[in-house]
Molecule: small-subunit ribosomal RNA
Organism: Candidatus Woesearchaeota archaeon
RNA sequence: UCCCGUUGAUCCUGCGGGAGGUCGCCGCUAUUGGGAUCCCACUUAGCCAUGCAAGUCAGGGAGGUUCCUUCGGGGACCUACCGGCGAAAGGCUCAGUAACACGUCGACAAUCUGCCCUUAGGUCCUGGAUAACCACGGGAAACUGUGGCUAAACCGGGAUAGGGAAUUGGUACUGGGAUGUCCUUUUCCUGAAAGCCUUCGGGCGCCUAAGGAUGAGUCGGCGGCGGAUUAGGCUGUUGGUGAGGUAAAGGCUCACCAAACCUAAGAUCCGUAGGGGGGAUGGGAGUCCUAACCCCGAGAAGGGCACUGAGACAAGGGCCCUAGCCCUAAGGGGUGCAGCAGGCAGGAAACCUUUACAAUGCACGAAAGUGUGAUAAGGGGAUCCCAAGUGUUCGCUCUCUGAGCGAACUUUUGCCAAGCCUAAAAAGCUUGGCGAAUAAGUGGUGGGCAAGACCGGUGCCAGCCGCCGCGGUAAUCCCGGCGCCACGAGUGGGGACCGGCUUUAUUGGGCCUAAAGCAUUCGUAGCCGACCUGGGUAGUCUCUUGUGAAAUCGUUAGGGUUAACCUAACGGCGUGCAAGAGAAACCACCAGGUUAGGGACCGGGAGACGGCAGGAGUAUUCCUUGGGUAGCGGUAAAAUGCGAUAAUCCUUGGAAGACUACCGAUGGCGAAGGCACCUGCCGAGAACGGGUCCGACGGUGAGGGAUGAAAGCUAGGGGAGCGAAAGGGAUUAGAUACCCCUGUAGUCCUAGCCGUAAACGCUGCGAACUAGGUAUUGCAUAUUCCUCGUGAAUAUGCAGUGCCGUAGCGAAGGCGUUAAGUUCGCCGCCUGGGAAGUACGGCCGCAAGACUGAAACUUAAAGGAAUUGGCGGGGGCGCACUACAAGGGGUGCGGCGUGCGGUUCAAUCAGAUUCUACACCGUGAACCUUACCAGGAACGACGGCAGAAUGAAGGUCAGAUUGAAGGUCUUACCUGACGAGCCGAGAGGAGGUGCAUGGCCGCCGUCAGCUCGUGCCGUGAGGUGUUCAGUUAAGUCUGUUAACGAGCGAGACCUGCAUCCAUAGUUGCUACCGGUUUCUCCGGAAACCGGGCACACUAUGGAGACUGCCUCGGAAACGAGGAGGAAGGUGCAGGCGACGGUAGGUGGUAUGCCCCGAAUUUCCUGGGCUACACGCGCGCAACAAUGGUAGAGACAACGGGAUGCGACUCCGAAAGGAGAAGCUAAUCUCUAAACUCUACCUUAGUUCAGAUCGAGGAUUGCAACUCAUCCUCGUGACGUCGGAAUCCCUAGUAAUCGUCCGUCAUCAACGGACGGUGAAUAUGUCCCUGCGCCUUGCACACACCGCCCGUCAAACCAUUCGAGCUGGGUUUGGGUGAGGUUUGGACCACAGGUUCAAAUCGAACCCAAGCUCGGUAAGAAGGGUUAAGUCGUCACAAGGUAGCCGUA
Repeated sequence: UCCCGUUGAUCCUGCGGGAGGUCGCCGCUAUUGGGAUCCCACUUAGCCAUGCAAGUCAGGGAGGUUCCUUCGGGGACCUACCGGCGAAAGGCUCAGUAACACGUCGACAAUCUGCCCUUAGGUCCUGGAUAACCACGGGAAACUGUGGCUAAACCGGGAUAGGGAAUUGGUACUGGGAUGUCCUUUUCCUGAAAGCCUUCGGGCGCCUAAGGAUGAGUCGGCGGCGGAUUAGGCUGUUGGUGAGGUAAAGGCUCACCAAACCUAAGAUCCGUAGGGGGGAUGGGAGUCCUAACCCCGAGAAGGGCACUGAGACAAGGGCCCUAGCCCUAAGGGGUGCAGCAGGCAGGAAACCUUUACAAUGCACGAAAGUGUGAUAAGGGGAUCCCAAGUGUUCGCUCUCUGAGCGAACUUUUGCCAAGCCUAAAAAGCUUGGCGAAUAAGUGGUGGGCAAGACCGGUGCCAGCCGCCGCGGUAAUCCCGGCGCCACGAGUGGGGACCGGCUUUAUUGGGCCUAAAGCAUUCGUAGCCGACCUGGGUAGUCUCUUGUGAAAUCGUUAGGGUUAACCUAACGGCGUGCAAGAGAAACCACCAGGUUAGGGACCGGGAGACGGCAGGAGUAUUCCUUGGGUAGCGGUAAAAUGCGAUAAUCCUUGGAAGACUACCGAUGGCGAAGGCACCUGCCGAGAACGGGUCCGACGGUGAGGGAUGAAAGCUAGGGGAGCGAAAGGGAUUAGAUACCCCUGUAGUCCUAGCCGUAAACGCUGCGAACUAGGUAUUGCAUAUUCCUCGUGAAUAUGCAGUGCCGUAGCGAAGGCGUUAAGUUCGCCGCCUGGGAAGUACGGCCGCAAGACUGAAACUUAAAGGAAUUGGCGGGGGCGCACUACAAGGGGUGCGGCGUGCGGUUCAAUCAGAUUCUACACCGUGAACCUUACCAGGAACGACGGCAGAAUGAAGGUCAGAUUGAAGGUCUUACCUGACGAGCCGAGAGGAGGUGCAUGGCCGCCGUCAGCUCGUGCCGUGAGGUGUUCAGUUAAGUCUGUUAACGAGCGAGACCUGCAUCCAUAGUUGCUACCGGUUUCUCCGGAAACCGGGCACACUAUGGAGACUGCCUCGGAAACGAGGAGGAAGGUGCAGGCGACGGUAGGUGGUAUGCCCCGAAUUUCCUGGGCUACACGCGCGCAACAAUGGUAGAGACAACGGGAUGCGACUCCGAAAGGAGAAGCUAAUCUCUAAACUCUACCUUAGUUCAGAUCGAGGAUUGCAACUCAUCCUCGUGACGUCGGAAUCCCUAGUAAUCGUCCGUCAUCAACGGACGGUGAAUAUGUCCCUGCGCCUUGCACACACCGCCCGUCAAACCAUUCGAGCUGGGUUUGGGUGAGGUUUGGACCACAGGUUCAAAUCGAACCCAAGCUCGGUAAGAAGGGUUAAGUCGUCACAAGGUAGCCGUA
């Protein structure tokens, strides 16, 4: 002092988590020493075997043992007894206690005090009993009875001193005050004493009185806890008089009298808790804790009671009850570890049944001394703190801050020995010896957070994870290994507390939208309050005094080797309380005054302000009159409904109830809700102006009161229209809705209740200060105008109502003199989301319900504002024949070809699946291809191990097997060194993964977008630029502009075509010239040769087009038209495809990883990919006359050609066959059809159409059965223009005609290219489908194929209600009542005992009732959670009926 986690990203609010310190527990690990106020506190104030923890003594008399003896006795020791003191301390614990228990300061004029100290005085006379002991008894025991003896410092009687009480007086003392003290009068009561020792000096005692000290008791002020879902409590209660009681005041107790007393400043009740010094943490303020040490209190198994005593209501004393345990002879007894050890139980949780009185203290004692589980010591414990070590140096090697090896050194520690120390040990210290020896772990390694992009395993499994999050086959997150990091005799985990957290905010927060302003107002308590003067001084401030224990804390000094620790001094702390002396500014108080706040009053105006009464108006509905006829009404469209009993419509008159158009507004009034025709009456408030009066009278406001829309409730009216519920009609998959037709409560009035709304400005009230501009309402003043009106306009002031905006504020949106700015006063409210405004309780209400208002449990977010995208059944602009429109031609019907799905099959191998799969990869698969199926066979480089010259592996005749085969088997032969039986490791794999990749490709995209630098704006994401106005095919260009520039795309560029020019001329061309030959209708024609390069062609280089020119429009860009031109506005057609996206496609050519490896490898034969109830796509040929058939005739271009193209000739009816020139090709060759002409057909299932099938041939090829193509003859099916729907196309295009090439042994209905013939329509639009830009909303961001809600079904969890059942606590009443105390009487063996009566206190038990807290429970209810259940689609976009709030 922060860091991580909500988002695609951002800022904020907010919580969750992490890092620090401390306390106890647990895991792993562990060498030593010192210190400590450490060690059954937390759960069970649960229960305890055993031993010990309180005795001691010149008081006394005995008994026993022993020693001495002058035998009289004396001494020492032990034992119990009488007596004195102590046992009320020390030690333990924290159950109870919310209280004068504690802390602190006081009081006792209301008290006591053993031992101790000081002072004064005294200790005289006399009597008595009893224990021990002895004897005899009872009893199991515990214990106890009777008789007898005896002493004292034991117990009495008397005396003196003295003491106490009452009373008379005092002016004596203290004091704030006498009730105190002192003196005094009188009376009454009471009334001491003990000895022992002696060295004879004395010492220790004892008694009385006074004082002190110490200790204790009582009282008071102040202080320290949670709940109001506890608001009233109390009957000895509050006070008085009198009495009793106590050491002592007092309702402490009692009798009588009065009716008080406490409480919102929290009584009472409930829960919790010993209090303090202090401890942990924190910068502090605080928060939490308070067992261990010290002080105080309380308790001794639960409860009660008194006795003794200076002191107790005492538990290591007594009595009683209750519960437990033990002994018992069954009659009766005993017992209390919350003392030290120890045991059991409980629990996560805590030691030895040790030593000593040597030290310190305490009890007794004159002392010596005795006792002391207090204490001092030791043992155990990873309880805390402190200190040290686990080696150092050198050389060599290695993977080089390190490890290994070797050598040298050191000895803290360890082991051994001696001495000192100690009560005794141990430890420690000193000295000596041995030997690097005896000594390192725990946690982590994705981020936060320091340290692996290492290896192996696993594969949403196992597991990890405080939080975020890892794991679905390349895991830096799991489990191991290695490396590394942190700390280190420790280190981690779970629990608790503080901190972090300004996350309860006094220091130090908030409330428009994140949680949070009460619906509004009046007002009580409280809090706060204008100016001046005076007073006293409660608060406040200053000074002084006392006190606030020690320890703890700080500093200094000293001690132990250092340190921890200990000691001393000083300081500080305790932030306080009390007393005294002062000050008087502020605050409070008292007194007096002032007027700026506030109030009253006056004046003329404004207003949908309220209440009551009266009146008016249009419309609607109904009734009625007359007219009128078939429809009306309603909707997107309909229907239900109304109508021949006459509707709707027009009209006359009437009735009823509700409402109040226009004016009307951004307007006015009101505290809010709310208020609207007109008039009157009764009320209220505000503004302005006046400055007449009062004189701080004020502000806010917990509780409390009043008002309070709509809906709703009660009673009575009223009821036209509208209209929850309800009925019907539609819509729909359904439609308990939206739409339509009806329609009841209600809406209206009167009287009451309810008390809530998104009751909103989501903004509490009051006051002051802090730039303006503009609009409007009311009042006042001034000026101007004037129609002279109650007029209009302008300016200024005040008060209201809006908009914009400065500073400032804010997370931002925004607010901004009407603050959300800067300050002050007061109130209310908030503290993550959900559960939940729910449950329970209380209170209000007739009810509905309102107000108050939790928890368990669950969850890592929920949320605010803004940003960028995406999306919308939001808006605007623009664009496109994979959009429409206008057209042309198709598909969709049937036949066939082909591809896909499905089905079938041994196999029908795989891939691709909306556009962007489906004549696609690729492929027209007879074998091959081939990846599939059936059958048969084959194969391991290299290493190791079995085996192998007793012959491995191999080859082979014949036979068997087989579709076939020395493949195998039988038999036999040849050859001669390796060896596939096992384990590894390979070759190979069309095995897996396109979600590990490269490369390539499709689509968005025939789109016009995508970005950067600098600057500027914003806290930031980001924006600006790139928007806007025009324009373009275009982010194309122009203009504007906090932007200015730039890049990738577009364009430019490249190729082809169209025009021209130049160059070139073979294999091209042949106009022209010459020659030769042939034919002739004599005109000429054809072929060839030689010139030639004009034209065509070929292939090189250039030219040309740029809105350049003109007109019009326009600011320009540009657009429309025109001229010229082969070509005109991108000339036409291609190539080139931005940043990116789609986990798009490809593993079946590359490549990673995984897998198979004698089979998922390799080869062979056959089959399959060609199946066929069916569905879909792309095509072909058709359905005919714009045609078909036959004959004749004409015109291309691109291309291909050596196992090839093949002229030409011959044979065949044809397919084709036989021969064969030329051609490595501008040379040779393969080549058109539609078209034109002539003839026939005449609208017909045909001379259309050609499927299918039969027969005969031909070709390719090892091979045409499954399963090729072609020819001829025969057969001649479906089909007569195609439903819903859908595809392509804007000109040399569509349509139509053929040709070539690819594949290819053979086979195109496919794909690509080529030329021939050659149209129609539009020059628009955004309606459909989409695309681009701007804008808007969003709860979406995996981005609408999004998100998301509820019921039902399933599992689990906690909770609420619950007929009941059951337990604890507490209160009250009643009953029984051990025992105690007091009083009185009687009796006896008389310091006492027994017994009776009365009064009183009273444990414990029982009964009943109330309150309260649990446990359990059939069943009921809602809530929460849980990858893939059901039904719908309410919310988010205008979410498809805008949403939401209150209510029914």